Predicted 3D model of a 74-nucleotide RNA (transfer RNA) from an uncultured bacterium. It was read from a public genome assembly. Its mean pLDDT, the model's own confidence on a scale to 100, is 81. It matches the Rfam family "tRNA". From the family's description: Transfer RNA (tRNA) molecules are approximately 80 nucleotides in length.
RNA sequence: GGGCCUCUAGCUCAGUUGGUUAGAGCCACCGGCUCAUAACCGGUAGGUCAAGUGUUCAAAUCACUUGGGGCCCA
Numbered sequence: 001g002g003g004c005c006u007c008u009a010g011c012u013c014a015g016u017u018g019g020u021u022a023g024a025g026c027c028a029c030c031g032g033c034u035c036a037u038a039a040c041c042g043g044u045a046g047g048u049c050a051a052g053u054g055u056u057c058a059a060a061u062c063a064c065u066u067g068g069g070g071c072c073c074a
Stems, first nucleotide, its partner, number of pairs: 001073007010026004019057001028044005050066005
């Protein structure tokens, strides 16, 4: 220098051909249970979907640029 993959909650990830509200588990917090703790049960909070621009009636999803990470080639 060239090519490909990836980026969604604090962490690990789903979300598939664009379409009604962006979700799960773990963590945190509150409550229940218990003499108490753990486990278990119920609930709450937490997101500019890496950033920007564009396409579209409508974008996490499509296109382009930039940035982070990974792999391959030279």